Context: one part of a larger RNA
RNA sequence: CGUAGGAUAUUUGAAAGGAGCUGUCCCUAGUACGAUAGGACCGGGAUGGACGCACCUCUGGUGAACCAGUUGUCACGCCAGUGGCACGGCUGGGCAGCUAAGUGCGGAACGGAUAAACGCUGAAAGCAUCUAAGCGUGAAGCCGACCUUAAGAUAAGAUAUCCGUUCUUCGGAAUAAGACCCCUUGUAGACUACGAGGUUGAUAGGCUUAAAGUGUAAGCAUGGUGACAUGUUUAGCUUGCAAGUACUAAUCGGUCGAUUG
Numbered sequence: 001c002g003u004a005g006g007a008u009a010u011u012u013g014a015a016a017g018g019a020g021c022u023g024u025c026c027c028u029a030g031u032a033c034g035a036u037a038g039g040a041c042c043g044g045g046a047u048g049g050a051c052g053c054a055c056c057u058c059u060g061g062u063g064a065a066c067c068a069g070u071u072g073u074c075a076c077g078c079c080a081g082u083g084g085c086a087c088g089g090c091u092g093g094g095c096a097g098c099u100a101a102g103u104g105c106g107g108a109a110c111g112g113a114u115a116a117a118c119g120c121u122g123a124a125a126g127c128a129u130c131u132a133a134g135c136g137u138g139a140a141g142c143c144g145a146c147c148u149u150a151a152g153a154u155a156a157g158a159u160a161u162c163c164g165u166u167c168u169u170c171g172g173a174a175u176a177a178g179a180c181c182c183c184u185u186g187u188a189g190a191c192u193a194c195g196a197g198g199u200u201g202a203u204a205g206g207c208u209u210a211a212a213g214u215g216u217a218a219g220c221a222u223g224g225u226g227a228c229a230u231g232u233u234u235a236g237c238u239u240g241c242a243a244g245u246a247c248u249a250a251u252c253g254g255u256c257g258a259u260u261g
Base pairs, nucleotide, nucleotide: 001152005163006162007161008160009159010158011157015149016148017147018146021049022048023047024046025045026044027043033038051106052105053104054103055102059100060099061098062097066093067092068091069090070089071086072085073084074083075082076081110144111143112142117137118136119135120134165174166173167172178256179255180254181253182198183197184196185195186194203249204248205247206245207244208243209242212238213237214236219232220231221230222229223228
């Protein structure tokens, strides 16, 4: 820009893409078959491999500054307590998130038309013949079915609902439904887009509480010559998590936007 008014929501599916794999074991059954040795078709069930999709409850990994320990050195006048630097100084753990080695799921079943092949009926050719007319069975393959995209499918589809006005110098202007700018943002994200919100408000921050992590802070007291231990104290601190709470910021505003016959 188009989809013959302007919108919001829900959709149909032309078409396209994806997927499509397979082992072992058990039952049927030591049956059919076979002199034995051996050993099924058909049908049913269980459990794997590789591959794929999704997820983070569990098991782990990571977790760049969440907690603790600790070495050297410098600084805060000293002690104590902290901070800087040394690969995040090193070491032990670790929330969310991300993730696989973890967890869940998938290939199927079914229908249609067929290939090779096997048939029925059946002439040409009084017989015979699956074929010439006609009718069947038949594959991991084909077309559907399963998952995803999809009306720019210009053949531009469908359904529901909302608005369908005013002024005009006839050029246009102002509005409606609705949308955007702007702002707070995340289940989204390079940007854009998409989603949640904007005081009639829990959108983000802060605060409180809880969860979770670390592992018992500092100070003081007691014991010990001392290193240190014990008590206060399952403390103190705490990152992107959860709930609550208008304390802070989403203020005030602006723009676009409808038809002639």
This is a predicted structure of a 261-nucleotide part of an RNA (large-subunit ribosomal RNA, domain VI) from a metagenome.
The RNAcentral record of the full RNA draws on SILVA.